[in-house]
RNA sequence: AGCACGUGCACGCCGAAUGUGGUCGGCUGAUAGAGCAGGCCGCAGCGGGGGAACCAAACAGGGGCGAAUCGCGCAGUCCGCGUAGGGCGAGCUUCUUCCGUCCGAGCCCGGCAGCUAACCUCGUAGGCGCAGGAGAGGGACACC
Numbered sequence: 001a002g003c004a005c006g007u008g009c010a011c012g013c014c015g016a017a018u019g020u021g022g023u024c025g026g027c028u029g030a031u032a033g034a035g036c037a038g039g040c041c042g043c044a045g046c047g048g049g050g051g052a053a054c055c056a057a058a059c060a061g062g063g064g065c066g067a068a069u070c071g072c073g074c075a076g077u078c079c080g081c082g083u084a085g086g087g088c089g090a091g092c093u094u095c096u097u098c099c100g101u102c103c104g105a106g107c108c109c110g111g112c113a114g115c116u117a118a119c120c121u122c123g124u125a126g127g128c129g130c131a132g133g134a135g136a137g138g139g140a141c142a143c144c
Stems, first nucleotide, its partner, number of pairs: 011129004018044007026036003045124006055114001061112001062109004070082004085103005092138007
């Protein structure tokens, strides 16, 4: 100098997946104070599903989450090229536009669910790391 592993902190991205209270034990520490992550139970916020009237709709089964649909080709074996659609490119944010780049999956319900007020109910994970330009709004902060 580089590589690997572990721990902590800061910033940022996809996503609803954040904030906070109580409690239980654990770790660090000096059997103090304090801190850290986790289990369980709540509150708030955010997100999903079920569920009248009215309206709508009818086994080729149907349906849900999600941007992730659809087409063509191929090889007899899962790949390729496109595509509806979606994300990112870091002033805090919204919109438009040009350019660049990436995704365009997967999972679940189990014969059953349209919409849907009241009402009922569920989730709050996981995985990552990037820096282009222009225009029009909104807002915050600082200064005067």